A computed fold for a 74-nucleotide RNA from Xenopus tropicalis, annotated as transfer RNA. Its mean pLDDT, the model's own confidence on a scale to 100, is 81. The source organism's lineage runs through Eukaryota, Teleostomi, Amphibia, Pipoidea and Silurana. Its Rfam family is "tRNA". Rfam links the family to the GO term triplet codon-amino acid adaptor activity. Rfam's curators write: Transfer RNA (tRNA) molecules are approximately 80 nucleotides in length. The RNAcentral record of the sequence draws on GtRNAdb and Rfam.
């Protein structure tokens, strides 16, 4: 230098043949239970989806550029 893949709550992921409120587990916080803790049960907060632009009535999803990580080729 060329090329492929990945980027989504604090962490790990689903959703990626566009369409109502972005879902799950763990963690966090509250309550019930307990002598107390854990476990269990119930409720809750937390991501406008790496950044910018474009296409579209509508974009996490499609297109382009950039950034970061990673593999391959040179």
């Nucleotide at each position: 230098g060329g090329u492929g893949c990945u980027g989504c709550g604090g962490c790990u992921u689903a959703g990626u043949u566009g369409g109502u409120u972005a879902a799950a587990g763990c963690a966090c916080g509250u309550g019930u239970c307990u002598c107390g803790u854990a476990a269990a049960c119930a409720g809750g907060a937390g991501a406008u989806c790496c950044u910018g632009a474009g296409u579209u009535c509508a974009a996490a999803u499609c297109u382009c550029a950039g950034c970061a990580g990673u593999g391959c080729c040179u």